Context: one part of a larger RNA
RNA sequence: GAGUGAACGCUGGCGGCGUAGAUUAGGCAUGCAAGUCGAGCGAUGAUUUUUAGAAGGGGACUGUCCCCGGAAGGGGACUGUCCCCGGAAAAAAAUCAUAGCGGCAGACUGGUGAGGAAUACGCGAGUAAUUUACCCUUAAGUCAGGGAUAGCUUCGCGAAAGCGGAGGUAAUACCCGAUGUGUUUACAGAGGCGCAGGUUUCUGUAAGUAAAGGCGCUCCGCAAGGGGUGAUGUUUAAGGAUGAGCUCGCGUCCUAUCAGCUAGUUGGCAGGGUAACGGCCUACCAAGGCUUUUGACGGGUAGCUGGCCUGAGAGGGUGGUCAGCCACACGGGGACUGAGACACUGCCCCGACUCCUACGGGAGGCUGCAGUCGAGGAUAUUUAGCAAUGGGCGAAAGCCUGACUAUGUGACGCCGCGUGAGGGAUGAAGGUCUUCGGAUUGUAAACCUCUUUCGAUGGGGAAGAAAAUUCCGGUUAAUUCCCGGAACUGACGGUACCCAGAGAAGAAGCCAUGGCCAACUCUGUGCCAGCAGCCGCGGUAAUACAGAGAUGGCGAGCGUUACUC
Numbered sequence: 001g002a003g004u005g006a007a008c009g010c011u012g013g014c015g016g017c018g019u020a021g022a023u024u025a026g027g028c029a030u031g032c033a034a035g036u037c038g039a040g041c042g043a044u045g046a047u048u049u050u051u052a053g054a055a056g057g058g059g060a061c062u063g064u065c066c067c068c069g070g071a072a073g074g075g076g077a078c079u080g081u082c083c084c085c086g087g088a089a090a091a092a093a094a095u096c097a098u099a100g101c102g103g104c105a106g107a108c109u110g111g112u113g114a115g116g117a118a119u120a121c122g123c124g125a126g127u128a129a130u131u132u133a134c135c136c137u138u139a140a141g142u143c144a145g146g147g148a149u150a151g152c153u154u155c156g157c158g159a160a161a162g163c164g165g166a167g168g169u170a171a172u173a174c175c176c177g178a179u180g181u182g183u184u185u186a187c188a189g190a191g192g193c194g195c196a197g198g199u200u201u202c203u204g205u206a207a208g209u210a211a212a213g214g215c216g217c218u219c220c221g222c223a224a225g226g227g228g229u230g231a232u233g234u235u236u237a238a239g240g241a242u243g244a245g246c247u248c249g250c251g252u253c254c255u256a257u258c259a260g261c262u263a264g265u266u267g268g269c270a271g272g273g274u275a276a277c278g279g280c281c282u283a284c285c286a287a288g289g290c291u292u293u294u295g296a297c298g299g300g301u302a303g304c305u306g307g308c309c310u311g312a313g314a315g316g317g318u319g320g321u322c323a324g325c326c327a328c329a330c331g332g333g334g335a336c337u338g339a340g341a342c343a344c345u346g347c348c349c350c351g352a353c354u355c356c357u358a359c360g361g362g363a364g365g366c367u368g369c370a371g372u373c374g375a376g377g378a379u380a381u382u383u384a385g386c387a388a389u390g391g392g393c394g395a396a397a398g399c400c401u402g403a404c405u406a407u408g409u410g411a412c413g414c415c416g417c418g419u420g421a422g423g424g425a426u427g428a429a430g431g432u433c434u435u436c437g438g439a440u441u442g443u444a445a446a447c448c449u450c451u452u453u454c455g456a457u458g459g460g461g462a463a464g465a466a467a468a469u470u471c472c473g474g475u476u477a478a479u480u481c482c483c484g485g486a487a488c489u490g491a492c493g494g495u496a497c498c499c500a501g502a503g504a505a506g507a508a509g510c511c512a513u514g515g516c517c518a519a520c521u522c523u524g525u526g527c528c529a530g531c532a533g534c535c536g537c538g539g540u541a542a543u544a545c546a547g548a549g550a551u552g553g554c555g556a557g558c559g560u561u562a563c564u565c
Base pairs, nucleotide, nucleotide: 001565002564003563004562006561007560008559009558010557013417014416015415016414017413018412019410020409026373027372028371030370031369032368035104036103037102040101041100043098044097045096046095047094048093049092050091051090056085057084058083059082060081061080063078064077065076066075067074068073111328112327113326120252121251122250123249124248125247126246127245130244131243135240136239137238138237139236140235141234142233143177145175146174152167153166154165155164156163157162182209183208184207185206186205187204188203189202190201191200192199193198213232215230216229217228218227219226220225253300254299255298260290261289262288265287266286267285268284270282271281272280303325304324305323306322307318308317309316310315330351331350332349333348334347353364354363355362356361383406384405385404389403390401391400392399393398420450421449422448423447430441431440432439433438454506457500458499459498460497464492469487470486471485472484473483474482509554510553511552512551513550514535515534516533520549521548522547523546524545530537531536
């Protein structure tokens, strides 16, 4: 001199873009951070519509019986038919909601750097030793049956978390069978490739091996149901794409006050296991393997890289934000499910801690976003929205998304702007110094003429949003796909930006002034008080302490401290 995820002191007008728990991988209240699909399934509830119309009430008529009456006639009970009111139970359809079964996604996204010096990372190869859900392409299918179980009903146990018995039900859940384009294995034959262990293609025989439906349109049928067609799903294979696993070479800190280390250790054979090679594991056999200055083994420290800082470079230092990889998810261990995990907000066990309890037993995991306590010199809102980008599910509408986009806080950093501009000498007053003449502050102020950025006030006011979807038109065998048009959709936000009027109006500090190092005098103090990065100042004329004036430097900052080159 340059730099920083900085902190501290004094000061502080605005904006843009970035950035912000580096310490205790310490403990966490609260809310949110992973759901979705009814076009897989059976239910439950609500609403609407349609069909159907019970009980009950009223009226008319007929019949039978009873009562009153001398009679005419009147009253009552029951039965049947019809009409009106009434609206139960039920059935069907549509829409919405809910728990459950089932599918896909919860292995991504997001966080942190504890561990790890090599099962890591970086660069370059190999896999003839492998796998890959969703996606794309190609080929062939999708036949026929069965038994359960949750939800539900009912009974019981428990304070709760939850659990159990009985009954009964559905599926794209589960299981058996058929078919076998294919594929796997075995055998036989022929060919290609490779340095090789081997690998690959074709033909034949035998054995094994699959599936699931739902939706739209249309036709037949009274209906049940069936046929055709379209996209979708599903099954078996082959190829691709993407992701991942494994292997090898080289590189990657300090330490010899660590010199020998090692029994699954090194190799072989056989078996097991894995998607796959392999002591990865087991039994048996052999006695090897690594290292000796090219540092084994041990100890310490550390996430690695692209990068970043510095430097003319070589190098040195560093790994925060962003991107790639790895590792971890209260500490430790384990497997299950699955294409993929030994799984941050899944399961089981042990441990520590916290909470609930009826004391029998249970619940939990912020190194997600906010927030809180603690420790610390020190690090932000318990905000808004899914409008955009992206992700999950879904045919879609859509739902979810603390990813993300925005907003708030902090001069923490970088950049930009402003705090006025021009004129103005009686060189005013005041201050300071003085040799008392004056000098300096100083065009500085006052004063005159202008301007109005930024801020404040008032008015107008975006782009980010064209896709999906719906409708219309075209195309088409077709309502699919595709093309064109219209409609709809903005958290930020009445924000950016523009306009208007007012008025110099609201906006400057910090450090230094002995040398290094740019900028000097006076007063006070008197080896005191103090300063100081180094040299060093201060003991009565201190440009070095303290104050004042003046000056120098930088400027919304300036100094100090810490660390790196």
The part of an RNA shown here (small-subunit ribosomal RNA, 5' domain) has 565 nucleotides and comes from a Candidatus Omnitrophota bacterium. Its mean pLDDT, the model's own confidence on a scale to 100, is 83.